Large-subunit ribosomal RNA, domain IV from Candidatus Portnoybacteria bacterium CG09_land_8_20_14_0_10_44_13, 343 nucleotides, folded computationally. Rfam family: Bacterial large subunit ribosomal RNA. Gene Ontology terms of the family: structural constituent of ribosome and ribosome. Taxonomically the source falls in Candidatus Portnoyibacteriota (Bacteria, Bacteria candidate phyla). The RNAcentral record of the full RNA draws on ENA and SILVA. Model confidence (mean pLDDT): 83 of 100.

Context: one part of a larger RNA
RNA sequence: UCCUCGUUAAGGAACUCGGCAAAAUAGCGUUCGUAAGUUAGCGAUAAGGACUCCCCGCAGCAAUGCGGGGCGCAGCGAAAGACCCCUAGCGACUGUUUAUCAAAAACACAGCUCCCUGCUUAACUCGCAAGAGGAUGUAUAGGGGGUGACGCCUGACCAGUGCUGGAAUGUUAAUGAUGCCGGUUGCUGUUUGCUUUCGGGUGGAUGGCGGCUGAGUGUCUGAAGCACCAGUAAACGUCCGCGGUAACUAUAACCGUGUUAAUGUAGCGAAAUUCCUUGUCUGGUAAGUUCAGACCCGCAUGAAAGGCGUAACGACUGGGGGACUGUCUCAACGAGGAGCCCG
Numbered sequence: 001u002c003c004u005c006g007u008u009a010a011g012g013a014a015c016u017c018g019g020c021a022a023a024a025u026a027g028c029g030u031u032c033g034u035a036a037g038u039u040a041g042c043g044a045u046a047a048g049g050a051c052u053c054c055c056c057g058c059a060g061c062a063a064u065g066c067g068g069g070g071c072g073c074a075g076c077g078a079a080a081g082a083c084c085c086c087u088a089g090c091g092a093c094u095g096u097u098u099a100u101c102a103a104a105a106a107c108a109c110a111g112c113u114c115c116c117u118g119c120u121u122a123a124c125u126c127g128c129a130a131g132a133g134g135a136u137g138u139a140u141a142g143g144g145g146g147u148g149a150c151g152c153c154u155g156a157c158c159a160g161u162g163c164u165g166g167a168a169u170g171u172u173a174a175u176g177a178u179g180c181c182g183g184u185u186g187c188u189g190u191u192u193g194c195u196u197u198c199g200g201g202u203g204g205a206u207g208g209c210g211g212c213u214g215a216g217u218g219u220c221u222g223a224a225g226c227a228c229c230a231g232u233a234a235a236c237g238u239c240c241g242c243g244g245u246a247a248c249u250a251u252a253a254c255c256g257u258g259u260u261a262a263u264g265u266a267g268c269g270a271a272a273u274u275c276c277u278u279g280u281c282u283g284g285u286a287a288g289u290u291c292a293g294a295c296c297c298g299c300a301u302g303a304a305a306g307g308c309g310u311a312a313c314g315a316c317u318g319g320g321g322g323a324c325u326g327u328c329u330c331a332a333c334g335a336g337g338a339g340c341c342c343g
Stems, first nucleotide, its partner, number of pairs: 001338008010329002014327001019324001029051004037042001039149001053070007071075001076081001083322007090314002095107002111147007124133003150309004155239003160236002162232005169227003176220005181214015240258005267301001268298001279295005
């Protein structure tokens, strides 16, 4: 010096990001007593007091109560064994999670809602298939997406994208049919060169008919799809400017005008969202960038990527208070261990 402990005058959070750590409270005992709020279950052991040992007497079945007395520093006589209150945020709750830096406001959840599925192989999932799960189930069932108890609610927009439905018209593949052009081959004409044993043989040019064929080229036929027409937002999503106006000023219920598919409704709001910003006011403090309550010019809130509340719950996150303390003012002493030195 370090580690693990113990004690400490006066003060008592002045420490610190933060009461982290420590201290303190003290039995799930008996008894008295117990608020707001509330989903009437809770909150609640709320909070906060008193008692607690031994002997005797009385009452009592007993538990225990009452009275008197006794001892000790101390009677839950050791050990073990909740600190409490006020206020806000988030998540309803019990649960689950990053085995080994995150336990949470993240995940799940009951409830709500949308879509798919009518079953001789449901939809869906795994598998090349056979087959299996779904399910020895059958729409009060099963699968998928979102939201997330409960209460009050969930506004406008179908123009875009998606999905569902529709079928008149347009567009549209392979296929099938049928032309044209080219290649090749067979048959058959016309004309012409060479040769000839006069039968023919072998070439050139130019027609006709047929077969086969082409990364050739037209026409007809040709479904879904797309175009088209509707519906659908608890589907993906989106929810405006500008100018003027009231008998102080200010403001604008009001008016005009432009745009849009529609122009953000209720609620909430400097918020887990507010840049400017320590916004402004009020409260709390002697003093408050945090906190609580309001205001609303919301940089850039907003309704199942749910909105706003909410009792209970939380090893969650802010703010305040009491109690208590070596966290601190400011450090001291002691115990054990390690380190270091000597042997």